Description
RNAcentral holds the full RNA, with entries from SILVA. Large-subunit ribosomal RNA, half B from a groundwater metagenome, 1184 nucleotides, folded computationally.

Context: one part of a larger RNA
RNA sequence: AUCUGGCUAAGGGAACUCGGCAAAUUAGCCCCGUGACUUCGGUCUAAGGGGUCCCUGUUCUCGUCUCUGCAUGGAGGCGUUUUCAGGGCGCAGUGACAAGGAGGGCCCGACUGUUUAACAAAAACUUAACUUACCGCAACCCCGAAAGGGUUAGUAUGGUAGGUGACGUCUGCCCAGUACCAGUACUUCAAACUCCUUUACAAGGGAGCUAAGAGCUGGCAAACGGCGGGAGUAACUAUAACUCUCUUAAGGUAGCGAAAUACCUUGUCGUUUGAUUGACGACGUGCAUGAAUGACGUAACGAGGUCCUUACUGUCCCUAGCCAGAGUCCUCCGAACACUCUCUCCUGGUGCAAAGGCCAGGGUUCUCCAGUGGGAAGCGAAGACCCCGUGAAACUUUACUGUAGCUUGUUGCUGCAAUGUGGGCUUUGCUGCGUAGUGUAGGUGGGAGCAAACUGGGUCGCAAGAUUCAGAUAGCGACGAUGAAACACCACUCUGCGGAGCUUAUGUUGCUAACUUCGCGAGAAGGACAACAAUUGGCAGACAGUUUGGCUGGGGUGGCACUCUGCUGAAAGGAUAUCAGCAGAGCCCAAAGGUUGGCUCAGGCGGGUUGGAAAUCCGCCGUGGAGUGCAAAGGCAUAAGCCAGCCUGACUGGAUUCCUAACAAGACAGAAUCCAGAGGCGAAAGCCGGGCUUAGCGAACCCCUGUGUCCCUACUGAUAGGGGCCAGGGAUGACCGAAAAGUUACUCCGGGGAUAACAGAGUUGUCUCGCCCGAGAGCUCCUAUCGACGGCGAGGCUUGCUACAUCGAUGUCGGCUCUUCCUAUCCUAGCCGUGCAGAAGCGGCUAAGGGUGGGGGUGUUCACCCAUUAAAAGGGAUCGCGAGCUGGGUUCACAACGUUGUGAGACAGUUGGUUUGAUAUCUACUGGAGAUGCGAGGAUGUCUGAAGGAAAGGGUCAUUUAGUACGAGAGGAACGACGACCCGGCGCCUCUGGUCAACCGGUUGUCCAACAGGGCAGGCCGGGCAGCUACGCGCUAGAGGAUAAGUGCUGAAAGCAUCUAAGCACGAAGCCUCCCUUGAAAAUAGACGUCUUGGACUCCCGCAGAACACGGGUUUGAUAGAGCAGGGGUGUAAGCACCAAGGUAACGAGGUGUUCAGCCCGCUGCCACUAAUAGUCCAUUUGG
Repeated sequence: AUCUGGCUAAGGGAACUCGGCAAAUUAGCCCCGUGACUUCGGUCUAAGGGGUCCCUGUUCUCGUCUCUGCAUGGAGGCGUUUUCAGGGCGCAGUGACAAGGAGGGCCCGACUGUUUAACAAAAACUUAACUUACCGCAACCCCGAAAGGGUUAGUAUGGUAGGUGACGUCUGCCCAGUACCAGUACUUCAAACUCCUUUACAAGGGAGCUAAGAGCUGGCAAACGGCGGGAGUAACUAUAACUCUCUUAAGGUAGCGAAAUACCUUGUCGUUUGAUUGACGACGUGCAUGAAUGACGUAACGAGGUCCUUACUGUCCCUAGCCAGAGUCCUCCGAACACUCUCUCCUGGUGCAAAGGCCAGGGUUCUCCAGUGGGAAGCGAAGACCCCGUGAAACUUUACUGUAGCUUGUUGCUGCAAUGUGGGCUUUGCUGCGUAGUGUAGGUGGGAGCAAACUGGGUCGCAAGAUUCAGAUAGCGACGAUGAAACACCACUCUGCGGAGCUUAUGUUGCUAACUUCGCGAGAAGGACAACAAUUGGCAGACAGUUUGGCUGGGGUGGCACUCUGCUGAAAGGAUAUCAGCAGAGCCCAAAGGUUGGCUCAGGCGGGUUGGAAAUCCGCCGUGGAGUGCAAAGGCAUAAGCCAGCCUGACUGGAUUCCUAACAAGACAGAAUCCAGAGGCGAAAGCCGGGCUUAGCGAACCCCUGUGUCCCUACUGAUAGGGGCCAGGGAUGACCGAAAAGUUACUCCGGGGAUAACAGAGUUGUCUCGCCCGAGAGCUCCUAUCGACGGCGAGGCUUGCUACAUCGAUGUCGGCUCUUCCUAUCCUAGCCGUGCAGAAGCGGCUAAGGGUGGGGGUGUUCACCCAUUAAAAGGGAUCGCGAGCUGGGUUCACAACGUUGUGAGACAGUUGGUUUGAUAUCUACUGGAGAUGCGAGGAUGUCUGAAGGAAAGGGUCAUUUAGUACGAGAGGAACGACGACCCGGCGCCUCUGGUCAACCGGUUGUCCAACAGGGCAGGCCGGGCAGCUACGCGCUAGAGGAUAAGUGCUGAAAGCAUCUAAGCACGAAGCCUCCCUUGAAAAUAGACGUCUUGGACUCCCGCAGAACACGGGUUUGAUAGAGCAGGGGUGUAAGCACCAAGGUAACGAGGUGUUCAGCCCGCUGCCACUAAUAGUCCAUUUGG
């Protein structure tokens, strides 16, 4: 010296800084006294004042004890609480310790509380209170596969879920979207069922019936959410109560409002300040406020955020001194980690564009010690930003695909009935009107008899009755007629209607016995429902698995340069890139195709009825100036252009080639050539496999269609069905073709300097600064000054571009600290011009020695402002400087507002909060030592001065010159001289101031019983020598030389002129010296004098000092200590005597005297009393 902790500072008092961070102030108790506001409780210890100690007496309160023959008394003692008065000391009386600084304005949140253990304590969470929804108990909801459990041994004053968040005043409009709730004639709709189709089945197809859901109709916003635009108008202007219009589901009400929300923006105005990007109060076209995603207020509260005031201070001006501890330093002992290419200088250059190592130049004897942190693009961590990966994870949703769960129908478990309404079958009864015919003939067939009643008999039966036999009469029919059909009777049967039975479907209702619940049980309640199981449809980020393209002057946004065509680029073969340029295609045409034959266009001139510039007609000229379906290019008159005839080659089969596709090998598509067949046109030669050519396109799987053929269908045949081959069609445009949305700041992994942000490099459009020209203005006059339109550069500060170095990391804005360089100079010095009288300016030249400051708001750089100033210049150094500091800004995790998004989330929008590592190896620098060398002993002293350092000075003001020069005046200099001051530098401590755990004194608490004297809290407080210091004091000239711009002399080239060419002279704070300072390790290693043994350790020391060194001393001695004296600090010791308010006394704080005392001293002097003792080691010339 450093770090950590602490103490004190004159004058100023926040000027510091993002910010009063940190520190200081305040503080206990008693008394007085207390404002706004208020939910009347508070606020409140508001604020602001006074007192506080010791002694003496008195008084109050509560205890207790003793004495007293008198006693409900009197006298006294020991404590406790208290009042008042008097006396006393000190700087100071809660004397130490302990112990709020205060006030005011806003924002947010009501409050107490809770939270990210280890970067966020908050405005976030919670909260009482308000509100919505569900839930009647076998509740809703939740956990579980289930059994079962929670809720709950609770029951709507309860439980669950969501939102808001005390309290006060309030809470507007919108139901179109989404969600939820309710309804639902109708539509749609699965399985099952029924029917149809094919058939002997099966599979397939169709129809019917049909639940929930959806469609549809309503409700609902303290559900998710949302809450416009354009014109015109009032008698100044402005504005628009008013009017018109478009439009919506509704168009933002009350409040509040540049706000935690306002981009523009530092809005405007006011207050606050000298000055305010701040704060507060207002205003309001509010980018993008707004009403329980609550709006606006609000007392109290807050380790919340913000502004102001007061007090206070080392935060600062501007630093200084002191103390303690320490991994500090010294001696001894003595690890570990990081890290480790090395023989480890500077500058310039080069280089993968930022070199200790390469090149050039310079420097360099070696080795240690203490420090500082410029560099080692230092160490630490395979960059967290960015991009990439057909990486990961988590989260979201109207991504894709699923799954729980909920819900719906059907079936099973699953039974008995009643009743309503349907379907089917059976049975039974009826029904049927043309004309003719007796007459109400359903149809067909059989058919000559049939049947009822009555009487009598029998059988069965309890009876009612049933059955059978015989008899008799009447009836119907036959016959006949009519008619298409003829009748009795029997059988079958049709249309329509009815009854009964069986079966089935469905609605309602009842029952109890499955089943369920309750109950110990008896039983009760429910009940074919529910539950459960199977199956069916719906809803379904609750859960799961995944996807969420590429190109890209980083990525994203944008675009498509992602398939195809023409031209240019393309460099005269072919091929050839860019998010290069100019344009196109994703068709069209049954003629716009084939062939044969014919024709000639656009335009111009001349002529010609209506008729015109231009209609149709005639003539001439007419190389294409037209046309060619569509882009462009290349073509085309023999036409590929135009017209007509006949046709369908816009054919079938096969083969090859080219392109597609750098090279190798392919697909689709496209083109060309040939063979065969069948054709078209043409007299024929011939031409024809679409179109003047070059664009007009698409795989596998799957499905469909056509035509023929083959196969399968289980023993065969038929039908139906299925499959293969061939041809055609349905699309993938990310166009050789997955079925596919987002977020991540909670993030992770692997990589990349193949790729962004910082810095560098390159470039320099932009930027800054020049130059040329000179239109113009400057009264006149381009160039005193300014300079258009244009042109040419420099710089490498701005902003870009590039993506070269760095992603196994080069710490990112601003400030602070500290240094150096540049000049395009702001001031200071010297000059020139002026539209320079002077003064003050304007412009320029030389010049970088020195200087270039203090504040306000803002994180700011910048910019603005205030007051000064000679001036308040601009830049570089990794936008110098974080192994130097800070951490306000930016840029993690938390939270809020506005906006945006369905959402997760997001925002070069805002706001509050938020861990800054480390022991220095090398180099460098600042200092301190040791060793060797310098050719021949050593010691000691004095020099030289190569080389280096510096700013050692810089500036201002006043006076004088001088009210002079100048000027009409107003004004108003200079050279020179002198004084003061500011900034800087060096030194010092006499003074002033600071400090001063040497010292002296006062005093608190406590302990040593008291006194005296001490210990502890360096207790606090008051002083304070030496030392160290600044705020104090001293010093801080000038001169010479050579020059710059400039000014000259002489003077030619060039008979002149000319400061220049030869020559000569001036000329600046700048350059070089003098001056100050380092400096024989200056390898050219120096010089001189004196002496002849020298040095180190040890010892006593220092005003010297980290160690070491340096300096002094060592008895022949004042080196240190002691002693004495002087001087200085403090402030009058102890003891004793007297006094002292009082008190009967005992006693008594304190005072006075002795006593400028006592105590103390890192200073000075005197003085050997003590200690410098005793020793050890090294080197040493010459000669041998």
Rfam family: Bacterial large subunit ribosomal RNA. Its family is annotated with ribosome and structural constituent of ribosome in the Gene Ontology.